[in-house]
RNA sequence: CGAACGCGAGGGCAAACCCGUCGCGAGGCGGGGACGCAAAACUUCCGGUCUCGGCAUGUUCUGUCGCUUGAUGCCGAGAUAGCGGGGUCGCCGCC
Repeated sequence: CGAACGCGAGGGCAAACCCGUCGCGAGGCGGGGACGCAAAACUUCCGGUCUCGGCAUGUUCUGUCGCUUGAUGCCGAGAUAGCGGGGUCGCCGCC
C1' cells in the first nucleotide's frame, strides 16, 4: 500500500409517523422523529415490485348494442439505490 474481516474508538445515515411543499400518481424535497443500517454513500447496467398512459385478451350484468367493475399479458415513460445483483468512490485498524 492492497485484499479480507467487522465496529473497539471517533462518529455517520435516518424507517414508520407528524407538519410544510412538489407531483395525475408511485413517490421526491425540507423540518421534527428513530425502525434499523459496515457502505442505509453514489450510480437504473440486470432482475423484482409499484405508478401513469396506450393496446390486446378474458370475466360479471345483458335479448342486442353499449356502459361499468376488477384481472392478465405486452409496449412506452416514470418511481423504488432502506428489494436484490452489478459498477464506482470511501472512515478506522484489534485479529
Molecule: c-di-GMP-I riboswitch aptamer
Organism: Pseudomonadota bacterium